Context: one part of a larger RNA
RNA sequence: GCAGACGACUCAUAGAUAGUGGCUUAGUUAAAAGAACCUACCGGAGCCGUAGCAAAAGCGAGUCUUCAUAGGGUAAUUAUCACUGUUUAUGAACCUGAACCUGGGUGAUCUAUCCAUGACCAGGAUGAAGCUUGGGUGAAAUUAAGUGGAGGUCCGAACCGACUAAUGUUGAAGAAUCAGUGAAUUAGUUGUGGUUAUGGGUGAAAUGCUACUAGAACCUAAAGCUAGCUGGUUCUCUCCGAAAUGCAUUGAGGCACAACAGUUGACUAGACAUCUAGGGGUAAAGCACUGUUCGAUGCGAGCUACAAGAGCGGUACCAAAUCAAGGCAAACUCUGAAUACUAAAUAUGACCUCAAAAUAACAGGGGUCGAGGUCGACCAGUAAGAUGAUAGGAGAUAAGCUUCAUCGUCGAGAGGGAAACAGACCGGAUCACCAACUAAGGCCCUUAAAUGACCCCUCAGUGAUAAAUGAGGUAUGGGUGCAGAGAUAACCAAGAGGUUUGCCUAGAAACAGUCACCCUUAAAAGAGUGUGUAAUAGCUCACUAAUCGAGCGCUCUUGCGCCAAAGAUGAACGGGGCUACACGAUUUGUCGAAGCUAUGAGAUGUAAAAAUGUAUCAGUAGGGGAGCAUUUCACCUUAAGAGGAAGCACUCGCAUGAGCGGGAGUCGAUGA
Numbered sequence: 001g002c003a004g005a006c007g008a009c010u011c012a013u014a015g016a017u018a019g020u021g022g023c024u025u026a027g028u029u030a031a032a033a034g035a036a037c038c039u040a041c042c043g044g045a046g047c048c049g050u051a052g053c054a055a056a057a058g059c060g061a062g063u064c065u066u067c068a069u070a071g072g073g074u075a076a077u078u079a080u081c082a083c084u085g086u087u088u089a090u091g092a093a094c095c096u097g098a099a100c101c102u103g104g105g106u107g108a109u110c111u112a113u114c115c116a117u118g119a120c121c122a123g124g125a126u127g128a129a130g131c132u133u134g135g136g137u138g139a140a141a142u143u144a145a146g147u148g149g150a151g152g153u154c155c156g157a158a159c160c161g162a163c164u165a166a167u168g169u170u171g172a173a174g175a176a177u178c179a180g181u182g183a184a185u186u187a188g189u190u191g192u193g194g195u196u197a198u199g200g201g202u203g204a205a206a207u208g209c210u211a212c213u214a215g216a217a218c219c220u221a222a223a224g225c226u227a228g229c230u231g232g233u234u235c236u237c238u239c240c241g242a243a244a245u246g247c248a249u250u251g252a253g254g255c256a257c258a259a260c261a262g263u264u265g266a267c268u269a270g271a272c273a274u275c276u277a278g279g280g281g282u283a284a285a286g287c288a289c290u291g292u293u294c295g296a297u298g299c300g301a302g303c304u305a306c307a308a309g310a311g312c313g314g315u316a317c318c319a320a321a322u323c324a325a326g327g328c329a330a331a332c333u334c335u336g337a338a339u340a341c342u343a344a345a346u347a348u349g350a351c352c353u354c355a356a357a358a359u360a361a362c363a364g365g366g367g368u369c370g371a372g373g374u375c376g377a378c379c380a381g382u383a384a385g386a387u388g389a390u391a392g393g394a395g396a397u398a399a400g401c402u403u404c405a406u407c408g409u410c411g412a413g414a415g416g417g418a419a420a421c422a423g424a425c426c427g428g429a430u431c432a433c434c435a436a437c438u439a440a441g442g443c444c445c446u447u448a449a450a451u452g453a454c455c456c457c458u459c460a461g462u463g464a465u466a467a468a469u470g471a472g473g474u475a476u477g478g479g480u481g482c483a484g485a486g487a488u489a490a491c492c493a494a495g496a497g498g499u500u501u502g503c504c505u506a507g508a509a510a511c512a513g514u515c516a517c518c519c520u521u522a523a524a525a526g527a528g529u530g531u532g533u534a535a536u537a538g539c540u541c542a543c544u545a546a547u548c549g550a551g552c553g554c555u556c557u558u559g560c561g562c563c564a565a566a567g568a569u570g571a572a573c574g575g576g577g578c579u580a581c582a583c584g585a586u587u588u589g590u591c592g593a594a595g596c597u598a599u600g601a602g603a604u605g606u607a608a609a610a611a612u613g614u615a616u617c618a619g620u621a622g623g624g625g626a627g628c629a630u631u632u633c634a635c636c637u638u639a640a641g642a643g644g645a646a647g648c649a650c651u652c653g654c655a656u657g658a659g660c661g662g663g664a665g666u667c668g669a670u671g672a
Base pairs, nucleotide, nucleotide: 011091012090013089014088015087016086017085018084019083020082021081022080027047028046034041052059053058062074063073064072065071094232095231097229102221103220104219105218106217112196114194115193116192117191118190119189120188123155124154125153126151130147131146132145133144134143135142160182161181163180164179166177167176198214200210201209202208235627236626237625238624239623240622245258246257249254260381262378263377264376265375266374267373268372273346274345276343277342278341284335285333286332290329291328292327293326295323296322297321300318302315303314304313306311349369350368351367352366353365354364385410386409387408388407389406390405392403393402415426416425430601431600432599435597437595441591442590443589444576445575446574450588452587453586455584463578470562473560474559475558477556478555479554480553481552482551490547493544496520497519498518502514503513526541530539531538602617603616604615605614606613638672647666648665650663651662652661653660654659
């Protein structure tokens, strides 16, 4: 790991409640005793009930409050005993599970310190003090050689340790092996015996050690400690069906109350809709108030000219107040919706029937079903919610962010569509069906269904991801200017004279700069648009003629496109592929779901049973109802069994299901 077996809401007492039963001449015994096969008989103490109200005296179908019979509170009645189900309280209280605390004991054969008594440390090296002899001295000091054998001395085995690597890691071993390695006469190692005990001991001190146990040993008792925490909690069918909110909490992953579920009663006639009537101060809007703000004017204050002074002028900035046809506001309002909310009125929906020879209504009478609300009784779960839309706050009008409100969905919801997909779209699955019609969404192939019809538009594979900005993309619409008295573009020609205008300047001649910008000839030609020269010259433009022959220019708006557009395997139509099989309109068909319908079957509600009708039958937590099966006991009935009970593992049939029944094997004793 797999299989089998075992394995969790119990029992007692006391209440509450529903059901069933007995008695109701109210009900019922408890203990003990008697008697005894007994759950029988006996036993009436006690308990509940038959009257309540009041603090009580007390009064009494009433009573209390009170001056009050004004009002108000409560009462105006009722069983009881037993059993069964549910539930509450107290007990271990559905089962399993701590870490701990406390009492009493057992341990120092491991290990820590200490005590007593023993044992052990190959070999080699170094060579302290002291001593001896010689030199030396008055004697010393001192010096040399020898002797000597000190030391937490040196090298290095045993012994003791454990710094490194490898092996081992379900090991040979719950700490080792192998190869190096540290200390090795010392604070050394070690044998035997003993001492210190858990709120403790011991500790060259590491939270170390104290028998593989240590931030407090082990055994045992309290003890089934407690656990608001985790895990588990065993058959079926059927009806209903939530919550993730408020308030409070040493409360926040727990509880109490309320809200929402279930079951069971009583009462009511409404719910939705239509219409009518209301109050409001939101959206919007506005500036009449409170604030704020663009613009205009500018009291005042500062500086300053003039003046002997009074005064009168000027003035960048600040700025009161005023004006005004400009703005802004959750905590502004002279105004002011839609919804929402409150109330009244009207009207029920489907079907049957009265109902006739036929017809049968927005009419009427009667009936059935469906669709609400209020107040109780008993009794659950929930109190981590998620996402989408809308109105807001917070944030950055960021977040699959956070926090409220009103709805939907998921949660607890399957099916179809969106390639795939909790929450967006369609739609709510009792069962069967190789039937029909539709929804969302689709109809070239993948892939069920028109390569349908008709009218535009797009060339970008846009469609099939994105902005500012940019652009003779393309298709409409509007305004305006020029144009057969010839526009626009192109080509050919002219573009002159006074004059090199004046000034300036070395020079300045249309063209360095400056002032002015006239006149003439003309179809037209600037005292010059741009190049160019030292200055001239040269080229060119404005302006004009000829050629040509019909539209040309500017601007605004709209539709669809283009650029902007850079990421890591190719990966942003699901793919093929498409110029429609794209986009925008119109239109007719068709496909498409567990929706609806057809056919058949079942269940639930409608007081019980039957028929018929009608409505209903998704479902987590959870509640109600009806059943299957196992084990044991009591009573009764009917079977079976060595000619083979139960069990086991196969197999067949039946039943909505839990399950039930049969067959052939195996098995061996009581048992359906």